Transfer RNA from Marine Group II euryarchaeote MED-G33, 74 nucleotides, folded computationally. The coordinates come from a structure-prediction model, not an experiment, and the mean pLDDT is 83.
[in-house]
Parts: sequence; structure tokens; C1' cells
RNA sequence: GGGCCCGUGGUCUAGGGGUUAUGACGUCGCCUUGACAUGGCGAAGAUCGCCAGUUCAAUUCUGGCCGGGCCCAC
Repeated sequence: GGGCCCGUGGUCUAGGGGUUAUGACGUCGCCUUGACAUGGCGAAGAUCGCCAGUUCAAUUCUGGCCGGGCCCAC
């Protein structure tokens, strides 16, 4: 340099055009315990990497850029 894949709460992740973005772990509060753990109930936490484009509508499709991974070439 060329090709392919990925980027979504603190972490891992579902969703591949339709108006409230899913779950688990973690965090916080309450209940339960003498206390802890487990368990139950609830809550907070996301500019969906960035900039454009398409569209009535974009997390989703297209292009560029940034970051990560794999392969090829040198």
C1' cells in the first nucleotide's frame, strides 16, 4: 500500500429503516439476615466512533475519516 470484518451504558452484547435502543455482569437504594453472602423488588447509567449523503424518517443503507482486528503484498 491492497482486501475483509468490527466500533451500541463502566464491561460484554441484541437490534440491519418506523418514533421509549435489548439483555447479562457491575454500581446505587429498599426488603430479607444478628451480620455477610445468596435471593427478591426498584433505580441511575447511551451525542449508537466522527463528518457528510440518501430518505417523510438512519443505531440500521451509502461515502469519507478515525480507532481496533485478521489476511495479502513490500